[in-house]
Context: one part of a larger RNA
RNA sequence: CUGGGCGUAAAGCGCGCGUAGGCGGAAUAUUAAGUCAGGGGUGAAAUCCCGAGGCUCAACCUCGGAACUGCCUCUGAUACUGGUAGUCUAGAGUCCGAGAGAGGUAAGUGGAACUCCUAGUGUAGAGGUGAAAUUCGUAGAUAUUAGGAAGAACACCAGUGGCGAAGGCGACUUACUGGCUCGGAACUGACGCUGAGGCGCGAAAGCGUGGGGAGCAAACAGGAUUAGAUACCCUGGUAGUCCACGCCGUAAACGAUGGAUGCCAGCUGUCGGGCAGUUUACUGUUCGGUGGCGCAGUUAACGCAUUAAGCAUCCCGCCUGGGGAGUACGGUCGCAAGAUUAAAACUC
Numbered sequence: 001c002u003g004g005g006c007g008u009a010a011a012g013c014g015c016g017c018g019u020a021g022g023c024g025g026a027a028u029a030u031u032a033a034g035u036c037a038g039g040g041g042u043g044a045a046a047u048c049c050c051g052a053g054g055c056u057c058a059a060c061c062u063c064g065g066a067a068c069u070g071c072c073u074c075u076g077a078u079a080c081u082g083g084u085a086g087u088c089u090a091g092a093g094u095c096c097g098a099g100a101g102a103g104g105u106a107a108g109u110g111g112a113a114c115u116c117c118u119a120g121u122g123u124a125g126a127g128g129u130g131a132a133a134u135u136c137g138u139a140g141a142u143a144u145u146a147g148g149a150a151g152a153a154c155a156c157c158a159g160u161g162g163c164g165a166a167g168g169c170g171a172c173u174u175a176c177u178g179g180c181u182c183g184g185a186a187c188u189g190a191c192g193c194u195g196a197g198g199c200g201c202g203a204a205a206g207c208g209u210g211g212g213g214a215g216c217a218a219a220c221a222g223g224a225u226u227a228g229a230u231a232c233c234c235u236g237g238u239a240g241u242c243c244a245c246g247c248c249g250u251a252a253a254c255g256a257u258g259g260a261u262g263c264c265a266g267c268u269g270u271c272g273g274g275c276a277g278u279u280u281a282c283u284g285u286u287c288g289g290u291g292g293c294g295c296a297g298u299u300a301a302c303g304c305a306u307u308a309a310g311c312a313u314c315c316c317g318c319c320u321g322g323g324g325a326g327u328a329c330g331g332u333c334g335c336a337a338g339a340u341u342a343a344a345a346c347u348c
Stems, first nucleotide, its partner, number of pairs: 004319003007302002012316001014201004021194003025088002028085004033081002035077008049065006091191001092188003095184005103177007110154001115149007125136002162169002206247006215241002220236004258315006266293013297304002321348003330341004
């Protein structure tokens, strides 16, 4: 390479936008590039293959044939693919009317709790644990009442509920703003799908500058435990956690399942719409999401099963025994930490 694969055995990029490229709906006309048929030219010789012959045989050599699967050209065919022209509406989009939502950004506001401060009451303990001790407290703690400050997070509602491409998003109000669903079928008329490179977004931790710092808490200190205890438990406690701006670009970034489209039994729960019917809170039906079970089918099995891991088509990414190793070297990126790309010797 071919072939086979990628939920759990190796293997789906963390996610999106999108360039090139690949692929692409219905009907008509035309063209004849791909495609197909026939003819011509060429495709040196040797080699390979077949047949025959010559060296005693063979290797080897000689002759003949076939072949040289290719290229060029002429004529023809027109189903499919492509090109061109005009057309269509089932894909895609626009418009109109409704709807749900922790989708995003900014500003403002609120209550509970923790901590601290001030004042009052009050007195000897409090705290903590398996038990203790370190610790706090007669300079008045803990408890309790009132007032104040500050920071962070938003109990109940809360739900295999909702929204978002993913990361993720949860008090309330306002402003700005993205997407989605349903109904109508007025408009455009294939405008589509995927997407190498590229660009953007991307939890936590970490980094830079400046703020902030209540609680929590790596590191660190002390007390315990223990044979030891650089831990688990306890008392403290700094980075950090928070904000602004700028980096980092990784995660079991998981559904360990790339995206799009079509097709293929059902039953049941739930969320958001529509339609019809009636007993007005139910029934039937339909579209979109999100769960459970389950048939066919599939799978090595587990399981999956209209939200496929079923049946197909298109496009991208990735895998090829274990270790060495996601390492070294080199490149790119980064302030750094490091990230990314990515071997080999050797060994089993």
A computed fold for a 348-nucleotide part of an RNA from an uncultured prokaryote, annotated as small-subunit ribosomal RNA, central domain. Rfam family: Bacterial small subunit ribosomal RNA.